[in-house]
Bacterial RNase P class A from a Solirubrobacterales bacterium, 338 nucleotides, folded computationally. The prediction has a mean pLDDT of 79. Of the family's consensus pairs, 95% are formed in the model. Rfam family: Bacterial RNase P class A. Gene Ontology terms of the family: dimeric ribonuclease P complex, tRNA processing and ribonuclease P activity. The family's RNA type in Rfam is ribozyme. The RNAcentral record of the sequence draws on ENA.
RNA sequence: CGAGUAAAUUGGAUAGUCGCAGGCUGUAAAAAGCUUGAGGAAAGUCGGAGCUCCACAGGGCAGGGUGCUGGGUAACGCCCAGUGGGGGCAACCCCAAGGAUAGUGCCACAGAAAGAAACCGCCGGCUUUUGUCGGUAAGGGUGGAAAGGUGAGGUAAGAGCUCACCAGCGGUCAGGCGACUGGCCGGCUCGGUAAACCCCACCUGGAGCAAGACCAAAUAGGGAAGCAGUGGAGUGGCCCGCUCCGCUUCCGGGUGCGUCGCUCGAGGUGACAGGCAACUGUCAUCCCAGAUAGAUGACUAUCGAAUACAGAACUCCGCUUAUAGAUUUACUCGCACA
Numbered sequence: 001c002g003a004g005u006a007a008a009u010u011g012g013a014u015a016g017u018c019g020c021a022g023g024c025u026g027u028a029a030a031a032a033g034c035u036u037g038a039g040g041a042a043a044g045u046c047g048g049a050g051c052u053c054c055a056c057a058g059g060g061c062a063g064g065g066u067g068c069u070g071g072g073u074a075a076c077g078c079c080c081a082g083u084g085g086g087g088g089c090a091a092c093c094c095c096a097a098g099g100a101u102a103g104u105g106c107c108a109c110a111g112a113a114a115g116a117a118a119c120c121g122c123c124g125g126c127u128u129u130u131g132u133c134g135g136u137a138a139g140g141g142u143g144g145a146a147a148g149g150u151g152a153g154g155u156a157a158g159a160g161c162u163c164a165c166c167a168g169c170g171g172u173c174a175g176g177c178g179a180c181u182g183g184c185c186g187g188c189u190c191g192g193u194a195a196a197c198c199c200c201a202c203c204u205g206g207a208g209c210a211a212g213a214c215c216a217a218a219u220a221g222g223g224a225a226g227c228a229g230u231g232g233a234g235u236g237g238c239c240c241g242c243u244c245c246g247c248u249u250c251c252g253g254g255u256g257c258g259u260c261g262c263u264c265g266a267g268g269u270g271a272c273a274g275g276c277a278a279c280u281g282u283c284a285u286c287c288c289a290g291a292u293a294g295a296u297g298a299c300u301a302u303c304g305a306a307u308a309c310a311g312a313a314c315u316c317c318g319c320u321u322a323u324a325g326a327u328u329u330a331c332u333c334g335c336a337c338a
Base pairs, nucleotide, nucleotide: 001334002333003332004331005330006329007328008327009326010325012303013302014301015300016299017298018297020037021036022035023034024033039309043320044319046318047317048316049315050314051208052207053206054205058240059239060238061237063204064203065202066201067200068082069081070080071079072078083097084095085094086093087092098199099198103197104196105193106192107191119140120139121136122135123134124133125132126131148166149165150164151163152162153161167189169186170185171184172183173182174181175180212260213259214258215256222251223250224249225248226247227246231245232244233243234242267286268285269284270283271282272281273280274279
C1' cells in the first nucleotide's frame, strides 16, 4: 500500500422567530413563564416475560416446544465459553449436534443383488466343439449407497485367510465439572434414513391493555325457541377433584366516544471490584413521549458527509429483516522498503 475478517460509534448539531402535545407554576378562569418531547431498528409479530382477568383453582392425560457440554439471565428457541463435525491459506464463519441394539416404515430407476446376491470376469473338473458342474467375491459393470480402506504375503483362483498402518467397534488406564481427548490391548468389522412415524430427557393452564378497574347515565327487568338436577355452567380438548345453581340460540331496544390503567422501570449514565466472557455486585448521579379524529412542522444563520431505512400507542429482554454516507479499533493474507 492492497485484499479480507470481526466489532463499535454516528445517522444531524447550535442559536433565534412562529406553531404543536405533556408536565410544573399561576389564575375566579386566563394570559405570561420554565421545562420535556420518536428509533437503531419504533418494523416483522417470530420467541420470552412483567402486568390484568378467568379464580378460592388442585392433579393427570393428550397436545405443543426444546435437543452436544458447562455457564449467564426474570425467562427464552436468546447470549457467552467450550467439545465434535464442515468450509476457508488464514483471521474467522456455519451446524434441524440425544437414540437406528424398543418397534414400525421407506431406499424409485438401474443393477445379479439394496438385510448375503453372481451379469461379465478369474480358477478347477467333465466334455470333440458346444456346453455343463463346482469354487470365488480380489477385478469390471449398475447405482447416491454393494459383504471396512491402502499395501504386502498367501492361494487352484480369491477373501482380514494372515500381517503392517489407518477408520470404526469393544475393553482398560489417565486427563477434564462435562461434552470429549489421549495411551495400551482385542476380535475382524450384519447398510442408510428420525428436517420419517417413534423412543428418551427437560419445559409447558388459558386469554390478552380492544386485558381489566371505577364513575356517570339510560330503558323494554322486552319477546321467542330449546336443554335441565342421575343435570347444567365454571378461559383451548378429555378425565378426576372442587365451587355455584341455572344454561344455550335468535329477534328487538337504551346509555359517555368519561376517568384510571399510562409510564420510576428486571430503568439510564459513570467509577470501582469479581469473572476468559456473557454478566454480576457496590457506590454515585439522572428522570428522558404518554397521544386517543391520534403531538415534532415552517423559516433564518452558522457548522457540516446530512443523507439511507424509516414514526411510539401497556412495558421490557431477545431474534429476524431494511439501511445512503461518514468515522474508529483489532486481527489475517499478499507485495514493497528498512